[in-house]
Molecule: Bacterial large signal recognition particle RNA
Organism: Solirubrobacterales bacterium
Parts: sequence; structure tokens; C1' cells
RNA sequence: CCGUGCUAGGUGUGGAAUUAGCGGUGCCCUGCACUCGCAAUCCGCUCCAGCGAGACCGAACGCCCGCCUGAGGGUCUCUUGCCUUCGGGGUCAGUACGCCGCGGGCGGCGUUGACGGCCAGGUCCCGCGCAAUGACGGCCCGCGAAUCAGGUCAGGUCCGGAAGGAAGCAGCCUUAAGCGGUAUCCGGCAUGUGCCGCGGAGCAGCCUGGCCCGAGCAAGCCACGGCGGGCACGCCCGAGAGACAUCACUCGACGGCGGGCCCGCACGG
Repeated sequence: CCGUGCUAGGUGUGGAAUUAGCGGUGCCCUGCACUCGCAAUCCGCUCCAGCGAGACCGAACGCCCGCCUGAGGGUCUCUUGCCUUCGGGGUCAGUACGCCGCGGGCGGCGUUGACGGCCAGGUCCCGCGCAAUGACGGCCCGCGAAUCAGGUCAGGUCCGGAAGGAAGCAGCCUUAAGCGGUAUCCGGCAUGUGCCGCGGAGCAGCCUGGCCCGAGCAAGCCACGGCGGGCACGCCCGAGAGACAUCACUCGACGGCGGGCCCGCACGG
């Protein structure tokens, strides 16, 4: 140095949870990651910390340490963000709101004539008239006096010799004051009255009509610009809770780099 057979060792590691602690089953990450049995009110062990049985590799592809990277997990609110809730503010002024502007978009009016110009009338006011309405008065109608109203006055009374006369109750007929009615009529008064008439005044605006001209007018909604106040939202300040992400701390697989350890036993050539 070679061959054969062995042995140590290896065939995963990590996180959380559990546990006095370690490892495992179960969960998660990583990874090329042997098989079976046991195991969550669990199983097996004790700091070289799963046990039992089997299979394979086998002294190198083995083991240990440090650094980097870093999947993933944990702690916590310590940082920040985000969502939600509550309280406050009015400095910011975005949405919303109000006003103004503009005339880009939509819509509207316009050659059956916009805008503009001219003319007339109306709308407003005053006077008069007419009408309407209202209350009143008159006219008219009805009622209306035990007696102190009228007429006629039966009966009865009085005067008278008689003729005749006088006063006069009841009744009847009227009437005064007064009461009631009043469709129409008359009178004066009044008016939050009038598609009414006449006259005057006024004529800025608006409305209606006529004439000239010939294409715009207007600003309802949206957009845009300006201003304003205000606190409904946004915004700002503060508070609380939870979820997620992030910062911080911590554990850390795979991978990379460096260093160290082991490199054994038997037989044969």
C1' cells in the first nucleotide's frame, strides 16, 4: 500500500408546547432524510438523558467549535403603521354646505325670430261714475192702548112732562209710541269689493301686442376658479381594545467560510 471480516459511529436537525430536566409520539419549519412496536388526564429515560427489535453504510460522505446568512418559532407593546371605537380641537380646509364668477359638457329657449331698438296698452296712484256687498232709514206689510187715544157706541146711566139731548162701559173699526218683517223699490253712508267705464298723473322694472334688425340668449345640473363660515366626514391631538404587519430582543433548520478532533481492531498478501 491492497484485500477480507469487524468495531466506534451514522441513517437528520431545529422551534413552540409539556416536563424538575432531556428525548420521543402529536403540531410547525427545514430537508436527499431507513423499517416496525410503544406513547397526551402520554411514553421512555437522568446530564454522553427515548426504549426494544430489525435493515443498510461504515473509518469517512464521520464528529466538535467559531463566524456569516437565514426558513420558521417565541416574548412584548418597547417602535411604527393599519383597521375599529370613544373623547376633544377648529390651526388645515379635502368632501359636504352657502355665495360669486366662468361658459367647457349635459339640458332649456330661439329663423313659428334670440339679443337689441322704437311705439302702444296694461300693471301702480288720484278723482268721478257705474256695479257689488253691508248696516241704517224711508216706502210697504203685520202686530200694537183695562183707563188717562179717536170714531161708532147695543145694554144700562143722567137731564127733560115730552120731543129730544149728554156723558159713556163692553164689542167692532182705526191709530200713536213701540215691536217685528221686508223679495223688489227709494235715500244717504261705508268698503281689505270689481276680467267695469271716463279723465288725470306716472311710465324705473315687469307683462302683452305691433314694427325694424337678423343669431344668439340664459345659467337649471356637472366640471373649473374664487371667497366664506362651520365641525357631519376628512384633518389634528389624546385614550382604550383586539387582529395583522413591522422594529427590538431571543431560539434557530438548510447553506457558506474558517479551525480543530478521530482516522481504530483481527487475518492474509